About this RNA
This is a predicted structure of a 73-nucleotide RNA (transfer RNA) from a bacterium. The same sequence occurs in records of 2 taxa.
Order: sequence, then structure tokens, then C1' cells
RNA sequence: GGCCCUGUCGUCUAACGGUUUAGGACAUUAGCCCUUCAAGCUAAAAAUACGGGUUCAACUCCCGUCAGGGCCG
Repeated sequence: GGCCCUGUCGUCUAACGGUUUAGGACAUUAGCCCUUCAAGCUAAAAAUACGGGUUCAACUCCCGUCAGGGCCG
């Protein structure tokens, strides 16, 4: 340098182009419970790498950039 794959809450992971205000688990925070802690229960906060395009509608399809990985040279 060429080709291919991947990029979603702090972490892991869902979401046929349309019931979505992007869901769940763990973690975190607050409250309840408990003599206290842990466990348990309830609640909250938290994400689509970035920029364009297609479409009535994009996490999803297309292009480019960035980052990571693999193969080839």
C1' cells in the first nucleotide's frame, strides 16, 4: 500500500429499514429492609465512533474519514 471484518451505556450484549422515548445483564448511585454489612426489593443516571448520502422513515443500506483486528505484498 491492497483486500476483508469489527465499532451501541463504565463492561458485556440485543434491536426485519417502521409498535423505540434504543432494551437486558453486571457494575454505579439513591431509597427500602437489616443492630451493621452482605444478600434481597424498588428507583435513577448512562450508549448507536465521526461526517455525508439514499429513503416517508436509518443502529440497520451506500460513500468517505478515524480506530482496532486479520490476510496478502